[in-house]
Context: one part of a larger RNA
Molecule: small-subunit ribosomal RNA, 5' domain
Organism: uncultured bacterium
RNA sequence: GGAUGAACGCUAGCGACAGGCCUAACACAUGCAAGUCGAGGGGCAGCACGGUGUAGCAAUACACGGGUGGCGACCGGCGCACGGGUGAGUAACGCGUAUGCAACCUGCCUACUACAAGGGGAUAACCCGUUGAAAGACGGACUAAUACCCUAUAACACAGGGAAUCCGCAUGGAUAUAUUUGUUAAAGAUUUAUCGGUAGUAGAUGGGCAUGCGUUCCAUUAGCUUGUUGGUGAGGUAACGGCUCACCAAGGCAACGAUGGAUAGGGGAACUGAGAGGUUGAUCCCCCACACUGGAACUGAGACACGGUCCAGACUCCUACGGGAGGCAGCAGUUGGGAAUCUUAGGCAAUGGGCGAAAGCCUGACCUAGCGACGCCGCGUGAGGGAAGAAGGCCUUCGGGUCGUAAACCUCUGUCAUGGGGGACGAAGGAAGUGACGGUACCCCAAGAGGAAGCCCCGGCUAACUACGUGCCAGCAGCCGCGGUAACACGUAGGGGGCAAGCGUUGUCC
Numbered sequence: 001g002g003a004u005g006a007a008c009g010c011u012a013g014c015g016a017c018a019g020g021c022c023u024a025a026c027a028c029a030u031g032c033a034a035g036u037c038g039a040g041g042g043g044c045a046g047c048a049c050g051g052u053g054u055a056g057c058a059a060u061a062c063a064c065g066g067g068u069g070g071c072g073a074c075c076g077g078c079g080c081a082c083g084g085g086u087g088a089g090u091a092a093c094g095c096g097u098a099u100g101c102a103a104c105c106u107g108c109c110u111a112c113u114a115c116a117a118g119g120g121g122a123u124a125a126c127c128c129g130u131u132g133a134a135a136g137a138c139g140g141a142c143u144a145a146u147a148c149c150c151u152a153u154a155a156c157a158c159a160g161g162g163a164a165u166c167c168g169c170a171u172g173g174a175u176a177u178a179u180u181u182g183u184u185a186a187a188g189a190u191u192u193a194u195c196g197g198u199a200g201u202a203g204a205u206g207g208g209c210a211u212g213c214g215u216u217c218c219a220u221u222a223g224c225u226u227g228u229u230g231g232u233g234a235g236g237u238a239a240c241g242g243c244u245c246a247c248c249a250a251g252g253c254a255a256c257g258a259u260g261g262a263u264a265g266g267g268g269a270a271c272u273g274a275g276a277g278g279u280u281g282a283u284c285c286c287c288c289a290c291a292c293u294g295g296a297a298c299u300g301a302g303a304c305a306c307g308g309u310c311c312a313g314a315c316u317c318c319u320a321c322g323g324g325a326g327g328c329a330g331c332a333g334u335u336g337g338g339a340a341u342c343u344u345a346g347g348c349a350a351u352g353g354g355c356g357a358a359a360g361c362c363u364g365a366c367c368u369a370g371c372g373a374c375g376c377c378g379c380g381u382g383a384g385g386g387a388a389g390a391a392g393g394c395c396u397u398c399g400g401g402u403c404g405u406a407a408a409c410c411u412c413u414g415u416c417a418u419g420g421g422g423g424a425c426g427a428a429g430g431a432a433g434u435g436a437c438g439g440u441a442c443c444c445c446a447a448g449a450g451g452a453a454g455c456c457c458c459g460g461c462u463a464a465c466u467a468c469g470u471g472c473c474a475g476c477a478g479c480c481g482c483g484g485u486a487a488c489a490c491g492u493a494g495g496g497g498g499c500a501a502g503c504g505u506u507g508u509c510c
Stems, first nucleotide, its partner, number of pairs: 001510004006506005013379003017375001020371001021337001027334002030332003035078003040075002043071002047069003051064005085290003094215008104207002109203007117151004127140005157183005164175004188195002216262003223253003228250008265287004269280004292313005315326004343369001345368003351365001352363004382412004392403004416451001418446005426437001454499005459480003465494005475482002
């Protein structure tokens, strides 16, 4: 000098953009953050509209009734494995890069091929009970389905046997087959437009696994290892594999640093530097890991699952003491810690996501607004004229010098701010409708220089000097060093220098 997720002191007019718990992965009140489909189903609690009945002249009141719109709860489907947060753990095939899978999976989507025939038994809701303080649990009876089950049909699918050709990268792979045996499927809805269902092949997308190389410090860590290293067989997995198990062998790693310890999420990148290099890994993007702590599986195409389940533990809460409930490292917000880090806001209008045929519903993702000079950028705080130079301050050799064209005064301008009027783009399909931001940006008009400058420094390094006060005191200080009676170094004033809505200080990196 540059940089900063900064903090502190003094000061502060406006706007655009970006960023804002670096500490306690401490604990959390409250609200919201994942639902949706009635075009799968039985139904009908609530709402609305018809209807029927009773009372009444009527308004109306009451009752009945799923009849209709629709729909709480329930069964069922899809989603909840995405999106959002955090960086604790991890020195590892975790990440980066380059390959491989002849060892693999892939819901929704796309293309193509084939098919969808019969039947059955339940169960939730509703109803009736029992039990419990509650959370809830249990029993009886009834019922439906795109829920569940059985049978049929069936392959280029799967499993087994058998022969041929071709190819490769070792295990091996591919092909049409004269082939043969066995196994496995389905679901309907409807407004008649369609949307779905089953099996298979191929694609696309997303993942899983393996390998080469790279990936911090300590040798004041030198030996480590028994599923350990390899084999055979079996189990398991979507799949290879000591992944697991039985048996057999005795191996495997290490000074090219094993093992142990410390520290740490990794990368794209960022800062700095002429570069080499050094440092960092906030925001944004990719990958990983985690979700009170530890463990486990279930469901599912996908999880060993942040707002799912079970067990154990710590903590908090409720309790009728028998037993229960909870998990902000989602968005806000609170306590605490700290030098320090924001609103318990608006909206689904846009973009994107889930469900749905659609209308639409949901969406603290997101888009916006709010707060704080935290940063970067832009703008303003006026412009021109105006004295051999007012007053006043300071200095003075008392002549004067300086603040200084600075002010006053004259003539203008109207950026920003203020008031008034108008007023968007962002909104897209054939049309219509649809804007949180927002009456915002922007445009026009009005009035008036009116409302808007500070901070640090002035001994040398280092741009900028005098006076007074003080008297090794009070104090300054980044280094050298100043101060003990003429201090350009302390304090104040005048003057000057540097930056400027900032300026200094401190921390950290180059």